[in-house]
RNA sequence: GCAACAUCCCCGGGGAGCCAGUGCUGGCUGAGAGGGGCUGGUCACGCAGCCCGACCCGUUGAACCUGAACCUGUUAGCACAGGCGGAGGGAGGGAGCGGCUUCACCCG
Repeated sequence: GCAACAUCCCCGGGGAGCCAGUGCUGGCUGAGAGGGGCUGGUCACGCAGCCCGACCCGUUGAACCUGAACCUGUUAGCACAGGCGGAGGGAGGGAGCGGCUUCACCCG
């Protein structure tokens, strides 16, 4: 000096479904199916917003969103398989051990 990788630091993106009885409990798939706090609202809860957390993902990007209340198969339904489709979008910077190369110096 080099490009990529492991690592570290800082930062960012995202979703939370289905079923049964029903305000709650149980079951299913899944990495994750909303764990905690505050505020609003409510008689109270459900609920909504914000923040934090768990989990997944960050351009080598199928995390996630759109098309989509999509199509075929399948399921009680979600899920799943295939298609749509590598279609359109989608969130990254820094440090740096090791590696390679170059130069300088030292030793043989």